RNA sequence: GGGACUGUAGUACAACCUGGCUAGUAUUACCGCCUCCAGAGCGGUCGAUCUGGGUCCAAAUCCCAGCAGUCCCA
Numbered sequence: 001g002g003g004a005c006u007g008u009a010g011u012a013c014a015a016c017c018u019g020g021c022u023a024g025u026a027u028u029a030c031c032g033c034c035u036c037c038a039g040a041g042c043g044g045u046c047g048a049u050c051u052g053g054g055u056c057c058a059a060a061u062c063c064c065a066g067c068a069g070u071c072c073c074a
Base pairs, nucleotide, nucleotide: 001073002072003071004070005069006068007067010027011026012025013024020057029045030044031043032042033041050066051065052064053063054062
């Protein structure tokens, strides 16, 4: 220098291909129930689409540019 893939709650993942109901699950944290206390268990709450732009009635999803990471080629 060229190419491929990846980026979504604190953490790990789903939804992306084929645009469409309030972006879902587990766990962490917090609150409650339970317990003599703690843990476990049960219930609940908060929290996220890497950045910018474009297309569209509508974008996590499609397009362009950039940023970061991994890998391959030179």
A computed fold for a 74-nucleotide RNA from a Candidatus Woesearchaeota archaeon, annotated as transfer RNA. Rfam family: tRNA. Gene Ontology term of the family: triplet codon-amino acid adaptor activity. The sequence is in RNAcentral, with records from ENA. Model confidence (mean pLDDT): 83 of 100.